[in-house]
């Protein structure tokens, strides 16, 4: 550099529960483990989705962009 077959050192944590903040989508703490090789962090373009809708938010665990970065090395 490009990949991500197997495995390992770890790493994240879905649904659900319980707290806690928000009108709400959700958002964060703890149990949880469905799963994830960027399931890291960035609303940039599409999406959905919410509401006190000239407008202002939620989601990055939906797609694609953009940046960083672990670990292997089957073809």
């Nucleotide at each position: 550099c490009c990949a991500g077959a197997a495995a390992a050192a770890g790493c994240c944590a879905a649904a659900u529960c319980u707290g806690c903040c928000g009108c709400g989508a959700g958002a964060c703490a703890g149990a949880g483990a469905c799963g994830g090789a960027a399931a890291g962090c960035c609303a940039c373009g599409g999406g959905u989705c919410u509401c006190a809708c000239u407008g202002a938010g939620a989601c990055a665990g939906c797609c694609g962009g953009g940046u960083u970065g672990c670990c292997u090395g089957c073809a």
Predicted 3D model of a 75-nucleotide RNA (c-di-GMP-I-GGC riboswitch aptamer) from a Desulfobacteraceae bacterium. The model forms 95% of the base pairs in the Rfam consensus. The coordinates come from a structure-prediction model, not an experiment, and the mean pLDDT is 86.